[in-house]
RNA sequence: GCGGAUGGCUGGAUGGCCGCGGCCCGGAUCGGGUCGAGGAAAGUCCGGACUCCAGGAAGGAAUGGCGGCGGGUAACGCCCGCCCGGGGCAACCCGAGGGAAAGCGCCACAGAGAACAGACCGCCUUCGGCCUCCGGGCCGGGGGCAAGGGUGAAACGGUGGGGUAAGAGCCCACCGCGCUUCCGGCAACGGCAGCGGCACGGCAAGCCCCGCCAGGAGCAAGGCCAAAUAGGGACCGCGCGGGGCUCUGCCCCAGGGAUCUUCCGCCCGAGCGGUCCGGGUUGGCUGCUCGAGCCCGUCGGCGACGGCGGGCCAAGAGGAAUGGUCAUCGUCGCGCCCCUCCGGGCGCGUCACAGAAUCCGGCUUACAGGCCGUCCGCGCGC
Repeated sequence: GCGGAUGGCUGGAUGGCCGCGGCCCGGAUCGGGUCGAGGAAAGUCCGGACUCCAGGAAGGAAUGGCGGCGGGUAACGCCCGCCCGGGGCAACCCGAGGGAAAGCGCCACAGAGAACAGACCGCCUUCGGCCUCCGGGCCGGGGGCAAGGGUGAAACGGUGGGGUAAGAGCCCACCGCGCUUCCGGCAACGGCAGCGGCACGGCAAGCCCCGCCAGGAGCAAGGCCAAAUAGGGACCGCGCGGGGCUCUGCCCCAGGGAUCUUCCGCCCGAGCGGUCCGGGUUGGCUGCUCGAGCCCGUCGGCGACGGCGGGCCAAGAGGAAUGGUCAUCGUCGCGCCCCUCCGGGCGCGUCACAGAAUCCGGCUUACAGGCCGUCCGCGCGC
RNA backbone atom coordinates (compact mmCIF):
# COMPACT_ATOMS: atom_id res chain seq x y z
C1' G A 1 0.00 0.00 0.00
C1' C A 2 -3.78 -3.63 -1.40
C1' G A 3 -7.27 -7.47 -0.23
C1' G A 4 -10.00 -10.00 3.61
C1' A A 5 -12.17 -11.12 8.61
C1' U A 6 -14.35 -9.25 13.03
C1' G A 7 -16.11 -5.83 17.11
C1' G A 8 -18.01 -0.97 18.38
C1' C A 9 -19.86 4.34 18.00
C1' U A 10 -22.82 7.85 15.33
C1' G A 11 -26.70 8.64 12.09
C1' G A 12 -27.57 15.91 11.86
C1' A A 13 -26.89 20.97 14.66
C1' U A 14 -28.33 26.16 15.87
C1' G A 15 -31.67 30.41 15.85
C1' G A 16 -36.52 33.09 14.92
C1' C A 17 -41.98 32.72 14.28
C1' C A 18 -46.50 29.83 14.64
C1' G A 19 -48.59 25.17 16.74
C1' C A 20 -48.71 20.37 20.31
C1' G A 21 -48.60 16.42 25.10
C1' G A 22 -47.12 15.43 30.52
C1' C A 23 -45.58 17.59 35.19
C1' C A 24 -44.75 21.98 38.39
C1' C A 25 -45.57 27.20 39.72
C1' G A 26 -48.49 31.68 39.47
C1' G A 27 -51.38 37.32 39.93
C1' A A 28 -54.87 31.32 36.47
C1' U A 29 -60.65 30.78 30.24
C1' C A 30 -53.90 33.04 30.38
C1' G A 31 -48.64 33.25 31.49
C1' G A 32 -43.92 31.08 33.01
C1' G A 33 -40.43 26.92 33.86
C1' U A 34 -39.02 22.05 32.61
C1' C A 35 -39.16 17.35 30.06
C1' G A 36 -40.93 14.90 25.43
C1' A A 37 -39.65 8.16 20.40
C1' G A 38 -35.63 3.82 18.75
C1' G A 39 -31.02 1.33 18.13
C1' A A 40 -34.11 -1.10 15.70
C1' A A 41 -39.78 1.60 18.66
C1' A A 42 -40.55 -3.25 13.21
C1' G A 43 -41.61 -8.93 13.03
C1' U A 44 -45.06 -11.04 17.14
C1' C A 45 -40.52 -15.51 16.84
C1' C A 46 -38.79 -17.08 22.09
C1' G A 47 -38.36 -16.12 27.68
C1' G A 48 -40.27 -13.61 31.83
C1' A A 49 -42.41 -9.89 35.42
C1' C A 50 -47.51 -8.62 36.46
C1' U A 51 -53.11 -9.77 36.44
C1' C A 52 -57.10 -13.25 36.37
C1' C A 53 -59.16 -18.44 36.09
C1' A A 54 -62.99 -24.14 41.44
C1' G A 55 -58.19 -25.71 43.16
C1' G A 56 -53.78 -30.40 43.27
C1' A A 57 -51.92 -25.01 39.54
C1' A A 58 -49.92 -31.93 41.64
C1' G A 59 -49.70 -36.63 38.45
C1' G A 60 -50.50 -39.26 33.59
C1' A A 61 -51.56 -39.08 28.31
C1' A A 62 -51.64 -36.05 24.04
C1' U A 63 -49.23 -31.84 22.03
C1' G A 64 -45.15 -28.55 21.64
C1' G A 65 -39.99 -27.22 22.53
C1' C A 66 -34.71 -28.18 23.44
C1' G A 67 -30.46 -31.80 22.22
C1' G A 68 -21.83 -31.99 22.47
C1' C A 69 -19.60 -30.22 27.50
C1' G A 70 -19.12 -26.50 31.23
C1' G A 71 -20.66 -21.72 32.78
C1' G A 72 -23.91 -16.85 32.79
C1' U A 73 -28.95 -15.19 33.59
C1' A A 74 -35.18 -14.07 36.77
C1' A A 75 -35.58 -17.27 32.53
C1' C A 76 -34.93 -18.86 27.40
C1' G A 77 -34.87 -21.84 21.62
C1' C A 78 -30.59 -16.38 24.29
C1' C A 79 -25.27 -15.09 25.63
C1' C A 80 -19.92 -16.76 26.91
C1' G A 81 -15.95 -20.23 26.79
C1' C A 82 -14.34 -24.95 25.28
C1' C A 83 -14.80 -29.98 22.40
C1' C A 84 -15.84 -32.42 17.83
C1' G A 85 -17.20 -32.18 12.48
C1' G A 86 -17.29 -29.18 7.78
C1' G A 87 -15.45 -24.71 4.64
C1' G A 88 -11.20 -21.45 4.12
C1' C A 89 -3.72 -20.50 2.99
C1' A A 90 -5.31 -17.87 7.39
C1' A A 91 -7.85 -14.45 10.54
C1' C A 92 -12.54 -16.46 10.91
C1' C A 93 -17.38 -18.62 9.49
C1' C A 94 -21.11 -22.62 9.66
C1' G A 95 -23.46 -27.02 12.50
C1' A A 96 -32.22 -28.76 14.59
C1' G A 97 -24.11 -31.63 17.19
C1' G A 98 -27.89 -37.96 21.73
C1' G A 99 -29.43 -42.99 19.14
C1' A A 100 -29.11 -46.42 12.55
C1' A A 101 -27.37 -53.50 16.44
C1' A A 102 -35.45 -51.46 19.44
C1' G A 103 -38.76 -51.21 15.18
C1' C A 104 -40.92 -49.30 10.51
C1' G A 105 -39.51 -46.64 6.10
C1' C A 106 -36.51 -44.24 1.95
C1' C A 107 -31.87 -44.07 -1.40
C1' A A 108 -35.17 -41.54 -8.03
C1' C A 109 -32.49 -42.02 -12.65
C1' A A 110 -28.11 -44.29 -14.25
C1' G A 111 -25.70 -48.83 -13.25
C1' A A 112 -24.00 -55.77 -13.26
C1' G A 113 -25.02 -54.37 -8.40
C1' A A 114 -27.50 -49.54 -3.35
C1' A A 115 -26.54 -53.54 2.28
C1' C A 116 -24.07 -58.95 4.42
C1' A A 117 -25.46 -56.95 -3.28
C1' G A 118 -23.19 -57.80 -7.91
C1' A A 119 -20.71 -59.09 -13.63
C1' C A 120 -21.55 -54.38 -18.65
C1' C A 121 -16.21 -53.66 -20.69
C1' G A 122 -12.84 -57.06 -18.80
C1' C A 123 -8.46 -60.66 -16.25
C1' C A 124 -7.00 -66.01 -15.60
C1' U A 125 -7.68 -71.24 -16.51
C1' U A 126 -9.68 -75.57 -19.11
C1' C A 127 -12.41 -78.25 -23.22
C1' G A 128 -14.13 -78.14 -28.45
C1' G A 129 -13.99 -75.81 -33.43
C1' C A 130 -11.80 -72.44 -37.22
C1' C A 131 -7.53 -69.49 -38.93
C1' U A 132 -2.18 -68.84 -38.70
C1' C A 133 3.29 -64.96 -40.62
C1' C A 134 3.73 -70.73 -35.50
C1' G A 135 4.34 -65.15 -31.76
C1' G A 136 -0.74 -66.13 -31.50
C1' G A 137 -5.94 -64.54 -32.95
C1' C A 138 -11.48 -65.45 -33.18
C1' C A 139 -16.18 -68.12 -31.66
C1' G A 140 -18.86 -71.30 -28.22
C1' G A 141 -19.14 -74.29 -23.40
C1' G A 142 -17.34 -75.32 -18.04
C1' G A 143 -14.67 -73.11 -13.83
C1' G A 144 -12.11 -69.03 -10.94
C1' C A 145 -11.92 -63.25 -9.97
C1' A A 146 -14.06 -58.24 -8.35
C1' A A 147 -7.70 -56.00 -8.07
C1' G A 148 -8.33 -52.52 -13.41
C1' G A 149 -12.18 -49.47 -16.42
C1' G A 150 -17.25 -47.67 -16.55
C1' U A 151 -22.34 -45.89 -13.95
C1' G A 152 -23.63 -42.87 -9.85
C1' A A 153 -24.40 -38.14 -4.65
C1' A A 154 -22.69 -42.65 -2.58
C1' A A 155 -20.25 -49.29 -4.66
C1' C A 156 -19.28 -53.53 1.32
C1' G A 157 -12.06 -49.65 3.78
C1' G A 158 -7.29 -46.53 1.46
C1' U A 159 -1.87 -46.56 -0.29
C1' G A 160 2.34 -49.65 -1.10
C1' G A 161 4.41 -54.53 -1.14
C1' G A 162 4.21 -59.91 -1.04
C1' G A 163 1.57 -63.88 -2.87
C1' U A 164 -1.51 -66.08 -6.90
C1' A A 165 -3.27 -69.32 -12.94
C1' A A 166 -5.43 -64.45 -12.43
C1' G A 167 -7.07 -62.08 -8.00
C1' A A 168 -8.99 -60.70 -3.05
C1' G A 169 -7.02 -58.25 4.22
C1' C A 170 -5.37 -64.02 1.52
C1' C A 171 -0.67 -62.14 4.27
C1' C A 172 2.48 -57.82 5.84
C1' A A 173 3.70 -52.29 6.83
C1' C A 174 1.40 -47.63 7.59
C1' C A 175 -3.37 -45.04 7.80
C1' G A 176 -8.39 -45.86 9.03
C1' C A 177 -12.00 -48.72 12.36
C1' G A 178 -13.13 -51.40 17.13
C1' C A 179 -11.67 -52.72 22.19
C1' U A 180 -8.48 -52.02 26.56
C1' U A 181 -4.76 -50.18 30.43
C1' C A 182 -2.53 -45.66 31.62
C1' C A 183 -1.98 -40.17 31.27
C1' G A 184 -4.21 -34.90 30.71
C1' G A 185 -8.94 -32.36 31.40
C1' C A 186 -14.82 -30.72 36.09
C1' A A 187 -16.50 -32.63 31.35
C1' A A 188 -17.45 -33.09 26.11
C1' C A 189 -12.97 -35.08 24.48
C1' G A 190 -7.72 -35.68 23.46
C1' G A 191 -2.83 -38.35 23.69
C1' C A 192 0.89 -42.54 24.11
C1' A A 193 0.95 -47.75 23.99
C1' G A 194 -1.03 -52.65 23.29
C1' C A 195 -4.41 -56.19 21.18
C1' G A 196 -7.84 -57.39 17.42
C1' G A 197 -11.04 -58.86 13.42
C1' C A 198 -9.56 -56.91 8.83
C1' A A 199 -15.37 -54.99 9.37
C1' C A 200 -23.57 -55.60 7.29
C1' G A 201 -23.36 -48.05 3.98
C1' G A 202 -26.22 -43.28 4.13
C1' C A 203 -30.75 -40.62 5.70
C1' A A 204 -33.71 -39.65 12.21
C1' A A 205 -33.87 -31.45 9.09
C1' G A 206 -38.60 -39.38 7.62
C1' C A 207 -41.74 -41.70 11.58
C1' C A 208 -39.53 -43.32 15.89
C1' C A 209 -36.37 -44.35 20.61
C1' C A 210 -33.65 -41.78 24.75
C1' G A 211 -32.87 -37.48 28.14
C1' C A 212 -34.62 -32.66 29.89
C1' C A 213 -38.50 -28.59 29.97
C1' A A 214 -43.72 -26.75 29.65
C1' G A 215 -51.48 -25.52 33.50
C1' G A 216 -54.30 -21.71 30.60
C1' A A 217 -55.52 -16.89 28.95
C1' G A 218 -53.64 -12.28 28.34
C1' C A 219 -53.27 -4.68 29.78
C1' A A 220 -58.85 -5.40 24.57
C1' A A 221 -55.28 -8.94 31.57
C1' G A 222 -57.68 -6.84 35.70
C1' G A 223 -59.92 -3.19 39.53
C1' C A 224 -63.33 0.93 40.95
C1' C A 225 -67.35 4.44 40.03
C1' A A 226 -71.55 6.10 37.36
C1' A A 227 -75.66 4.98 34.13
C1' A A 228 -79.32 1.98 31.65
C1' U A 229 -82.35 -2.25 30.22
C1' A A 230 -86.26 -6.96 29.10
C1' G A 231 -84.03 -12.01 35.34
C1' G A 232 -86.81 -10.96 27.25
C1' G A 233 -89.53 -14.17 23.46
C1' A A 234 -90.26 -18.55 19.94
C1' C A 235 -88.88 -23.50 18.24
C1' C A 236 -86.13 -28.24 18.48
C1' G A 237 -83.17 -32.27 21.02
C1' C A 238 -81.47 -34.85 25.61
C1' G A 239 -82.37 -35.20 30.82
C1' C A 240 -85.46 -33.99 35.08
C1' G A 241 -84.23 -39.88 37.89
C1' G A 242 -82.02 -44.55 40.03
C1' G A 243 -79.73 -47.40 44.03
C1' G A 244 -78.05 -48.40 49.18
C1' C A 245 -78.22 -47.75 54.57
C1' U A 246 -78.24 -47.78 60.96
C1' C A 247 -84.34 -44.42 56.82
C1' U A 248 -88.26 -37.48 58.46
C1' G A 249 -81.37 -38.06 57.54
C1' C A 250 -76.85 -39.73 55.14
C1' C A 251 -73.98 -41.91 51.06
C1' C A 252 -73.18 -43.35 45.84
C1' C A 253 -74.31 -42.95 40.51
C1' A A 254 -76.20 -40.30 36.15
C1' G A 255 -76.39 -34.87 32.95
C1' G A 256 -73.68 -30.35 33.34
C1' G A 257 -69.80 -26.87 35.22
C1' A A 258 -65.16 -24.38 36.57
C1' U A 259 -59.28 -20.44 30.64
C1' C A 260 -56.93 -25.82 24.63
C1' U A 261 -57.93 -31.73 24.37
C1' U A 262 -58.10 -36.15 27.53
C1' C A 263 -57.67 -39.40 32.15
C1' C A 264 -57.34 -39.34 37.55
C1' G A 265 -58.51 -36.59 41.89
C1' C A 266 -61.56 -32.57 44.09
C1' C A 267 -66.17 -29.21 44.36
C1' C A 268 -71.52 -28.38 43.04
C1' G A 269 -75.66 -31.91 42.38
C1' A A 270 -80.76 -30.46 37.46
C1' G A 271 -80.72 -28.46 34.13
C1' C A 272 -77.86 -28.53 29.53
C1' G A 273 -77.16 -27.94 24.16
C1' G A 274 -78.64 -25.84 19.23
C1' U A 275 -81.31 -22.21 15.79
C1' C A 276 -83.88 -17.57 15.10
C1' C A 277 -85.97 -12.70 16.75
C1' G A 278 -85.29 -8.64 20.11
C1' G A 279 -83.40 -5.04 24.31
C1' G A 280 -79.49 -2.37 27.45
C1' U A 281 -74.24 -0.90 28.01
C1' U A 282 -69.67 1.44 24.09
C1' G A 283 -69.14 6.96 29.84
C1' G A 284 -65.29 8.30 33.65
C1' C A 285 -61.10 7.00 36.81
C1' U A 286 -57.29 3.47 37.48
C1' G A 287 -53.79 -0.26 35.87
C1' C A 288 -49.76 3.78 33.35
C1' U A 289 -44.32 4.15 34.22
C1' C A 290 -39.00 3.61 40.08
C1' G A 291 -37.41 -0.53 36.56
C1' A A 292 -34.34 -8.28 37.14
C1' G A 293 -33.39 0.62 35.57
C1' C A 294 -29.33 3.94 33.76
C1' C A 295 -24.26 6.38 34.35
C1' C A 296 -19.20 6.59 36.59
C1' G A 297 -15.36 4.28 39.43
C1' U A 298 -13.25 -0.07 41.55
C1' C A 299 -12.51 -5.44 42.47
C1' G A 300 -13.05 -10.68 40.65
C1' G A 301 -13.38 -13.48 36.07
C1' C A 302 -10.30 -15.71 29.35
C1' G A 303 -15.40 -14.18 28.83
C1' A A 304 -20.73 -13.80 29.23
C1' C A 305 -21.35 -11.53 33.82
C1' G A 306 -21.18 -10.59 39.08
C1' G A 307 -19.73 -7.89 43.97
C1' C A 308 -18.83 -3.08 46.29
C1' G A 309 -19.00 2.45 46.44
C1' G A 310 -21.03 6.98 44.49
C1' G A 311 -24.49 9.64 41.43
C1' C A 312 -29.19 10.21 38.32
C1' C A 313 -34.88 9.96 37.38
C1' A A 314 -34.88 11.01 31.42
C1' A A 315 -42.47 10.16 27.06
C1' G A 316 -47.11 8.23 29.31
C1' A A 317 -50.95 9.48 24.75
C1' G A 318 -56.24 7.70 24.95
C1' G A 319 -58.28 7.38 17.73
C1' A A 320 -53.62 8.59 19.98
C1' A A 321 -48.76 14.45 21.33
C1' U A 322 -42.87 16.31 19.76
C1' G A 323 -45.07 19.34 13.77
C1' G A 324 -44.91 23.34 9.98
C1' U A 325 -42.07 27.39 7.94
C1' C A 326 -37.70 30.61 7.15
C1' A A 327 -32.49 31.25 7.62
C1' U A 328 -27.56 29.59 8.69
C1' C A 329 -24.07 25.76 9.56
C1' G A 330 -22.61 20.65 8.92
C1' U A 331 -22.02 15.21 6.44
C1' C A 332 -21.47 13.04 1.62
C1' G A 333 -21.08 13.08 -4.02
C1' C A 334 -19.84 15.71 -8.65
C1' G A 335 -17.62 19.93 -11.35
C1' C A 336 -14.32 24.32 -11.35
C1' C A 337 -10.35 27.24 -9.07
C1' C A 338 -6.06 28.25 -5.53
C1' C A 339 -2.07 25.56 -3.17
C1' U A 340 4.69 22.00 -2.85
C1' C A 341 1.96 19.28 0.82
C1' C A 342 -1.54 19.97 4.67
C1' G A 343 -5.57 22.40 3.32
C1' G A 344 -9.06 26.24 1.41
C1' G A 345 -12.99 28.72 -1.78
C1' C A 346 -17.32 28.66 -5.21
C1' G A 347 -21.57 26.23 -7.64
C1' C A 348 -25.13 22.14 -8.06
C1' G A 349 -27.35 18.00 -5.77
C1' U A 350 -28.05 14.85 -1.42
C1' C A 351 -28.73 13.68 3.85
C1' A A 352 -30.52 6.34 5.58
C1' C A 353 -34.01 2.49 8.05
C1' A A 354 -37.88 4.40 10.25
C1' G A 355 -42.68 6.35 15.34
C1' A A 356 -43.76 4.30 21.71
C1' A A 357 -49.09 2.17 23.72
C1' U A 358 -48.19 -2.66 30.39
C1' C A 359 -42.94 -3.27 31.00
C1' C A 360 -38.32 -5.85 30.62
C1' G A 361 -34.18 -9.86 28.56
C1' G A 362 -33.18 -11.80 23.66
C1' C A 363 -33.36 -13.33 18.46
C1' U A 364 -34.50 -11.99 13.33
C1' U A 365 -35.14 -8.34 9.52
C1' A A 366 -34.20 -2.94 7.41
C1' C A 367 -30.43 0.96 7.28
C1' A A 368 -27.60 6.74 2.74
C1' G A 369 -23.22 8.46 4.89
C1' G A 370 -19.21 9.01 8.48
C1' C A 371 -15.68 7.43 12.37
C1' C A 372 -12.72 4.08 15.63
C1' G A 373 -10.32 -0.63 17.24
C1' U A 374 -8.28 -5.62 16.71
C1' C A 375 -6.68 -9.66 13.70
C1' C A 376 -5.18 -12.51 8.94
C1' G A 377 -2.95 -12.81 4.01
C1' C A 378 -0.01 -10.69 -0.08
C1' G A 379 3.58 -7.07 -1.96
C1' C A 380 7.35 -3.30 -1.14
C1' G A 381 10.92 -0.36 1.78
C1' C A 382 14.03 0.33 6.21

A computed fold for a 382-nucleotide RNA from Rhodobacteraceae bacterium DSL-40, annotated as Bacterial RNase P class A. It matches the Rfam family "Bacterial RNase P class A". Gene Ontology terms of the family: dimeric ribonuclease P complex, tRNA processing and ribonuclease P activity. Of the family's consensus pairs, 96% are formed in the model. Model confidence (mean pLDDT): 78 of 100.